A computed fold for a 73-nucleotide RNA from a Candidatus Parcubacteria bacterium, annotated as transfer RNA. Rfam family: tRNA. Rfam links the family to the GO term triplet codon-amino acid adaptor activity.
RNA sequence: GCCGAUGUAGCUCAGCUGAUAGAGCAGUCCCUUCGUAAGGGAAAGGUCGUGGGUUUGAAUCCCUCCAUCGGCU
Numbered sequence: 001g002c003c004g005a006u007g008u009a010g011c012u013c014a015g016c017u018g019a020u021a022g023a024g025c026a027g028u029c030c031c032u033u034c035g036u037a038a039g040g041g042a043a044a045g046g047u048c049g050u051g052g053g054u055u056u057g058a059a060u061c062c063c064u065c066c067a068u069c070g071g072c073u
Base pairs, nucleotide, nucleotide: 001072002071003070004069005068006067007066010025011024012023013022019056028042029041030040031039049065051063052062053061
């Protein structure tokens, strides 16, 4: 230098077939207990890597960069 994959909640990941952003774990609060653990319940937590474009509407499609990983030279 060229090619490819990945980037979504604190962590691990769904959602990619354009139409309300989700799960598990962690953390917070409540119930249960003499107390702890376990169990049950509730709420919270995201400008979907950046910046543009298309569209009535973009995490999703297109372009540009950035980061990580892999391959080729």